TPP riboswitch aptamer (THI element) from a Pseudomonadota bacterium, 97 nucleotides, folded computationally. Rfam family: TPP riboswitch aptamer (THI element). From the family's description: Vitamin B(1) in its active form thiamin pyrophosphate (TPP) is an essential coenzyme that is synthesised by coupling of pyrimidine and thiazole moieties in bacteria.
[in-house]
């Protein structure tokens, strides 16, 4: 220099809804439920090889008791990385023969 690891450090991005039921003046809180990796966990997921997530959108279409619930929009438009170790072939370059 290439590929590749259920790796390592650092270091950064990110969501966080719906429904029923209690307390409650409100605004919120707690239990249960549904989805999900994840519904505020020091956890999950994701960092350009980027579909984590945001935005279009108070958007179509379907289906739920409800909903980003599944599709579509959509490889459309944004998005947050550096180092190590360690494994693998091959190619070049130096030395030596």
């Nucleotide at each position: 220099c290439c590929c590749g690891u259920g790796c390592g450090c650092u270091a950064g991005g990110g969501g966080u809804g719906g429904c029923a039921c209690g307390c409650c003046g409100c605004a919120g809180c707690g239990u249960g439920u549904c989805u999900g990796a994840g519904a505020g966990a020091g956890a999950c997921c994701c960092u350009u090889u980027g579909a984590a997530c945001c935005u279009g959108a108070u958007c179509c279409g379907g289906g739920c008791c409800a909903u980003g619930c599944c599709g579509g929009c959509g490889g459309a438009g944004g998005g947050a990385a550096g180092u190590g170790a360690u494994g693998g072939a091959a190619g070049a370059g130096a030395a030596g023969u």